[in-house]
């Protein structure tokens, strides 16, 4: 230095739900709070899901009903860049 993740050490992160917050939602963000995470650190490149505000399109004109990211998800999965420790 790599692979690899154990009977290891220090620590890390933070699911549900809950409260303020922004935001059409999806979902993000602060605080509580642990499901679980060896990259659950970062990156929308690929593939996937979410949601549909503007736009189309329909119609029984009803705060309908369908397509459709320019939104979003990195704790779907892949791929790139970085990290802690060392039974083997």
């Nucleotide at each position: 230095a790599a692979u690899u993740g154990a009977c290891a050490a220090a620590g890390g992160c933070a699911a549900a739900c809950u409260c303020g917050u922004c935001g059409a939602a999806a979902g993000a963000u602060g605080g509580g709070g642990a499901c679980g995470c060896a990259a659950a650190a970062c990156u929308a490149c690929c593939g996937g899901u979410c949601u549909a505000a503007g736009g189309g399109c329909g119609u029984u004109u009803a705060u309908c009903g369908u397509c459709u990211a320019u939104g979003a998800c990195a704790g779907c999965g892949g791929a790139g860049u970085u990290g802690c420790c060392a039974c083997a």
This is a predicted structure of an 88-nucleotide RNA (c-di-GMP-I riboswitch aptamer) from a Gammaproteobacteria bacterium. Lineage of the source: Bacteria > Pseudomonadati > Pseudomonadota > Gammaproteobacteria. Of the family's consensus pairs, 95% are formed in the model.